Molecule: transfer RNA
Organism: Clostridia bacterium
RNA sequence: AGGGGUAUCGCCAAGCGGCAAGGCAAAGGACUUUGACUCCUUCAUCGAUGGUUCGAUUCCAUCUACCCCUG
Numbered sequence: 001a002g003g004g005g006u007a008u009c010g011c012c013a014a015g016c017g018g019c020a021a022g023g024c025a026a027a028g029g030a031c032u033u034u035g036a037c038u039c040c041u042u043c044a045u046c047g048a049u050g051g052u053u054c055g056a057u058u059c060c061a062u063c064u065a066c067c068c069c070u071g
Base pairs, nucleotide, nucleotide: 001070002069003068004067005066006065007064010024011023012022018054026042027041028040029039030038047063048062049061050060051059
C1' cells in the first nucleotide's frame, strides 16, 4: 500500500428490512432467624457520521478500532 473479516447491555451471545431473544452479572421485591438456594420484576435507539426506504441492528457510502492475508 492492496484485499478480506469483526464491532449488539458490565461480560457472553441470537437477530440480517417491521417497535432488540436468551444466559451470567447488577438493582428492587417475595421466601428465610440471617445468609445461600428458589421465584417475580427492572436493566441496550445495535462502533461513528451520512444516504436509501413509509420504516434500518439489518441495505449502501465514508470513517474509527481490532484481527487475518498478500506485498